[in-house]
Molecule: RNase P RNA; transfer RNA
Organism: Flavipsychrobacter sp.
RNA sequence: ACUACAAAACGGGUUGUCGUGAUGCUGAAAAAUGCAUUAAGGAAAGUCCGGACAGCGGAGAGCAGCGCACCAUCUAACAGAUGGGUAGCCGUAAAAGGCUAACAGACAGUGCCACAGAAAAUAACCGCCUACGGGUAAGGGUGAAAAUGUAGGGUAAGAGCCUACACGAUAGAUUGGUAACAAGAUAUUGGGGUAAACCUUGCGUGCUGAAAUGCCAAAUAAGUAGACGCCUGAGGGUAGCUCGUCCGAUGUUUAUGGGUUGGCAGAUUGAUUCAUGCAGCAAUGCCUGAACGAGAUAAAUGACAACCACUCAAUUAUGUUGAGGACAGAAUCCGGCUUACAGGUUUGUAGUUGUU
RNA sequence: GGUCUUGUAGUUCAACGGAUAGAAUAGAAGUUUCCUAAACUUUAGAUCCAGGUUCGAUUCCCGGCAAGACCA
Numbered sequence: 001a002c003u004a005c006a007a008a009a010c011g012g013g014u015u016g017u018c019g020u021g022a023u024g025c026u027g028a029a030a031a032a033u034g035c036a037u038u039a040a041g042g043a044a045a046g047u048c049c050g051g052a053c054a055g056c057g058g059a060g061a062g063c064a065g066c067g068c069a070c071c072a073u074c075u076a077a078c079a080g081a082u083g084g085g086u087a088g089c090c091g092u093a094a095a096a097g098g099c100u101a102a103c104a105g106a107c108a109g110u111g112c113c114a115c116a117g118a119a120a121a122u123a124a125c126c127g128c129c130u131a132c133g134g135g136u137a138a139g140g141g142u143g144a145a146a147a148u149g150u151a152g153g154g155u156a157a158g159a160g161c162c163u164a165c166a167c168g169a170u171a172g173a174u175u176g177g178u179a180a181c182a183a184g185a186u187a188u189u190g191g192g193g194u195a196a197a198c199c200u201u202g203c204g205u206g207c208u209g210a211a212a213u214g215c216c217a218a219a220u221a222a223g224u225a226g227a228c229g230c231c232u233g234a235g236g237g238u239a240g241c242u243c244g245u246c247c248g249a250u251g252u253u254u255a256u257g258g259g260u261u262g263g264c265a266g267a268u269u270g271a272u273u274c275a276u277g278c279a280g281c282a283a284u285g286c287c288u289g290a291a292c293g294a295g296a297u298a299a300a301u302g303a304c305a306a307c308c309a310c311u312c313a314a315u316u317a318u319g320u321u322g323a324g325g326a327c328a329g330a331a332u333c334c335g336g337c338u339u340a341c342a343g344g345u346u347u348g349u350a351g352u353u354g355u356u
Numbered sequence: 357g358g359u360c361u362u363g364u365a366g367u368u369c370a371a372c373g374g375a376u377a378g379a380a381u382a383g384a385a386g387u388u389u390c391c392u393a394a395a396c397u398u399u400a401g402a403u404c405c406a407g408g409u410u411c412g413a414u415u416c417c418c419g420g421c422a423a424g425a426c427c428a
Base pairs, nucleotide, nucleotide: 001352002351003350004349005348006347007346008345010343012308013307014306015305016304017303018302020039021038022037023036024035025034041327045338046337048336049335050334051333052332053209054208055207056206060243061242062241063240065205066204067203068202069201070084071083072082073081074080085103086101087100088099089098090097104200105199109198110197111194112193113192125140126139127136128135129134148166149165150164151163152162153161167190168189169188170187171186174183175182176181213265214264215263216262223256224255225254226253227252228251235247236246237245272291273290274289275288277286278285279284310324311323312322313321314320315319357427358426359425360424361423362422363421366381367380368379369378374411383399384398385397386396387395404420405419407417408416
C1' cells in the first nucleotide's frame, strides 16, 4: 500500500425561487393576507420482546394455559447488555488467541428410533456349554447409534465374576472463588439417542390496547319481525374451565331499518439530549452546567435551478465534458432485538506484496 | 394504528418426523378415427425464502417475505 473480517460514527453542504404542516405576531375576528421561527430516521420498518400510560365492578380463589431456564452485575423492566464459567469448533509443537451456543432434567414416568442388522433396550435368535432342568452374553459388522476398552486370572462354557491400568458417571471431606465452577483424598458404580416428543423440576405471569380512555357538541325511531326470559333468573360482567361475587325486567339477543360519523384532551419536558469530570474491567451509574430538537389526522415535511465536495467514464492535461447518489419514510411515548442499506471515514485483527 | 391466520404441481386438495412427496383436473407425446371429441397408454411438473434441532424435516423451532381475516 492492497484485500478480507469485526466494531464505531456518518450517510452530502451553501444560496436563490415556488409550495406544504405547526406555532407566534399582524388583523375587530374564528377566515384571508403578510412577516418570522421551526419541520422526518438509523433503521421512523417488522410489531418480535420489555415497560410507561389508560380502561376492565374494590380487576377474588383454584386449575389449566403461556413464558423463561449456567453464574454474577446493570436496568424502570426484559427473552436485552456487560463480565465470567462450561461445552463444541478453528488454531498452536504446546500455549496464547479467535468464533459459536434455545447451556435445567434422559437415574421420575410414557412414547418414538425408518432402511440395514441376530438384536434399537424387561436382552430374544444363531452360536457356546450342559448333569438336558438349564446356564451364558465371549463371537455373529449392520447402522446415526450396539450394554466401556486392553491385559491377566477365573470357568463346564462364559461374564466387572476378580485384579491392574485407562475412560466415564454419581456422591463428596478439604482448598480457591460473591457465584456458576475449578482442583480433589475417598466411597459407590459401568443401563444408547431424542425433552426445538409428551412430560418433570424451579421461577414468573389477570386481560385488553391510543380504533385504550375521558369530556363537549350534533343527531335520533323506546321503529319493525323472530327467539329466550319476567325473580324458583334469560343473559352478561370476569376475553379457557370451575367456584365465588355483582348487574339484571322500560330485560337479553338475532335480523332488518333509521340517525350521526364534528371538536378538545390523551399527545410530545422526557427512565430526554449535549459537554466536562468522577466511580466501575465493562454494560452502566452519579455530580455540575447548558438546551428544548416534528406533532400531522386521510394525514404536512416537497419541487426546480446554480455552485462546491464525493464517485464513475472519456480525454494529452492538476483542465474539460458526460453520468450518478443506498435502504427507506413519523402516527401515544420510551428501552432493546431482528431485518434492509449505494458510498466513503476511523479503529482493531489476519493475510499478501514492496522498501529500509 | 392494533390483533390473528395461512403458504405443497398451472388449479383444487392429501401426506405419524422415516419415499422416488400422492390424487383429481389442466398440459405434452402416442394409439384409435377419413377428421375431431371421448376412451386407452406414456410423460413432464411442486413443499414461499434463509438458518437451526435431529441419524433423518412438507411436518418441530427461530428470522424474513407474501396473501387473507377481524377490531371504531